C1' cells in the first nucleotide's frame, strides 16, 4: 500500500429574519372562548419492519388435564425473550475470524427420487456347488473312491448403480465365504476413573454399527385473551316523563293537536322600517359530535466508585430531556467545518514528487510537490403516535485493534 475481519464514536456548526406545537410567566378581555408580550422546550441509531420479549389497561380464571403453539449444547445476566455475556462441541477460512433449526435415530411408524440384483433384510455379472440329486469311471459286492456338469442349494469376497451398499484394513477360517473368528482402528451408546459447577474432555471396559425427526413422533420447559381505536371521566344534539305555556278567532280525533292575526323573544353589526326565526323548565336512562384524563419520572439520562473475564449489578452525586391527534419540530440567507475537483496569480515551504511498484511520467531555472488563500460540487437513511428490552432491515463517511500479501530500507 493493497485485501480483509472486528470494535467504537458521530450524525455538521453558530447567527439572523419569517412560521408551526406544547410549558410557565404577565398584561388586556369575556358568559365562555380569545388576543398581546416575555422565557425556555421542541425526532432517531434507525423513530422503519411490526418479528420476539415485557410494563401497563379491561375481559376471563377454584384446581387438574386433553388439543394447539413456541422453544431446544451447557453455565450465567434479566422485568423478560427466541436477545445478550462467558463457553463446550460441529462445520467454514491460511488467517483474523465468522456461522450453527446443536436433545433422542438404542421407544415405534414412516421415508431414502434416477440408477441399481438390493436402500436394512436384496443377488445382475460373478464365485462355490462341501452336503442332496444327476453322468462316467474305478475299488468292492451293503457300500466306498475319483472326475465331470452346475439341478437343488450355499456365498456376498470381486464388478457394476449410486449422495449412500450393511463399519474399514489386514489376517485366521472355508467348498466358496462372511465381525463367524482375531489383531489394529473408526462411529456410536452403557458403566467405570480423573479433571470441570456443567455442556464435555482424556482413559479403561462392554456392547453395537447406512442416513433422515426442517417426516409423524417421543422427552424437557415456557404459553389464557385482546389491545392506548386499551380503559377512565364529563358531556351538546337527539329520546323519555313530568309541569308550565300570553290575547283574540276558527277546525277537529275536545289534547295548548292544528291554523290564522296580533303581542313576546332571537338573528340580520347599533336604531327605525323591511326580512328570516323560535315552545321554555326539570328529571331520568344509555353515551352521538366534541372534550379531558391516560401522555410521558422511567427496567429514565449523565457523571464517579465497587464487585465481575464479560453480559451486567450495586452505591453515591447531579439533571428533566418533544408529546402533536390529520398529526408541529420546518424554510431562507449569511459565515465556518468535512470530502472531492478545479485553477495555479499570490504568500510560505521546497529537492525531490508521482506510483504498489518500474528501465515510466514531472520537476531540481519564476513554473514539480506540499501548505496557506481562491472557485465549483456535494454533505447519506430517514419523520415520535402508550411506554420499554431487543433482533432486522436501510445507510454517511471518521477513529483505532487485529490478519494475510506485496514493496521499500
Nucleotide at each position: 500500500a493493497a485485501a480483509g475481519u472486528c470494535u467504537g464514536a458521530c450524525a455538521g456548526a453558530c447567527a439572523a429574519u419569517c412560521g408551526c406545537c406544547g410549558g410557565c410567566g404577565g398584561c388586556c378581555u369575556u358568559g365562555a372562548a380569545g388576543g398581546c408580550c416575555g422565557c425556555g422546550g421542541g425526532a432517531g441509531g434507525a423513530a422503519a419492519g411490526u418479528c420476539c420479549g415485557g410494563g401497563c389497561u379491561c375481559c376471563a380464571c377454584a384446581g387438574g388435564g386433553c388439543a394447539g403453539g413456541a422453544u431446544g449444547c451447557u453455565g450465567g445476566a434479566u422485568a423478560a425473550c427466541g436477545u445478550c455475556c462467558a463457553g463446550u462441541c460441529g462445520g467454514c477460512g491460511c488467517g483474523a475470524g465468522c456461522c450453527g433449526a446443536a436433545g433422542g435415530a438404542a421407544a415405534g411408524u414412516g421415508c431414502c427420487a434416477c440408477a441399481g440384483a438390493a436402500a436394512u433384510g436384496g443377488a445382475c455379472c460373478g464365485c462355490c456347488g462341501a452336503u442332496g440329486g444327476c453322468c462316467g469311471g474305478c475299488c468292492u459286492c451293503a457300500g466306498g473312491c475319483c472326475g465331470g456338469a452346475u439341478c437343488a442349494g450355499g456365498c456376498a469376497a470381486g464388478g457394476g448403480u449410486g449422495g449412500a451398499a450393511c463399519c474399514g484394513u489386514g489376517g485366521u477360517g472355508u467348498a466358496a465365504g462372511a465381525g463367524a473368528c482375531c489383531a489394529c482402528g473408526a462411529g456410536c451408546g452403557g458403566c467405570g476413573u480423573u479433571g470441570g459447577u456443567g455442556a464435555c474432555a482424556a482413559c479403561g471396559u462392554c456392547g453395537c454399527u447406512g442416513g433422515u425427526a426442517a417426516a409423524c413422533c417421543c422427552c424437557a420447559u415456557c404459553c389464557g385473551g385482546a389491545g392506548c381505536a386499551a380503559g377512565a371521566c364529563c358531556g351538546a344534539g337527539a329520546g323519555a316523563a313530568c309541569g308550565c305555556g300570553g290575547c283574540g278567532g276558527c277546525u277537529c280525533u275536545c289534547g295548548a293537536a292544528g291554523c290564522c292575526g296580533c303581542g313576546a323573544c332571537c338573528c340580520u353589526g347599533g336604531c327605525c322600517c323591511g326580512g328570516g326565526g323560535u315552545g321554555c323548565g326539570u328529571u331520568c336512562g344509555g353515551g352521538u359530535u366534541g372534550g379531558u384524563c391516560g401522555c410521558u419520572u422511567g427496567a429514565g439520562c449523565u457523571g464517579c466508585g465497587c464487585a465481575g473475564c464479560a453480559a451486567u449489578g450495586c452505591g453515591c452525586a447531579g439533571c428533566c430531556u418533544a408529546g402533536a391527534u390529520a398529526g408541529a419540530u420546518g424554510a431562507u440567507u449569511g459565515u465556518c467545518g468535512c470530502u472531492u475537483c478545479c485553477a495555479u496569480c499570490g504568500u510560505g515551504g521546497g529537492a525531490g514528487g508521482g506510483u504498489c511498484g518500474u528501465u515510466c511520467c514531472c520537476g531540481u531555472u519564476a513554473c514539480a510537490c506540499c501548505a496557506c488563500c481562491g472557485g465549483a460540487a456535494g454533505u447519506a437513511c430517514a419523520g415520535a403516535a402508550c411506554c420499554c428490552g431487543g433482533c432486522u432491515u436501510a445507510u454517511g463517511g471518521c477513529a483505532g485493534g487485529c490478519u494475510u500479501u506485496c514493496c521499500g530500507c
Predicted 3D model of a 409-nucleotide RNA (Bacterial RNase P class A) from Thermobacillus sp. ZCTH02-B1.
Its Rfam family is "Bacterial RNase P class A". By type it is a ribozyme.
The RNAcentral record of the sequence draws on ENA.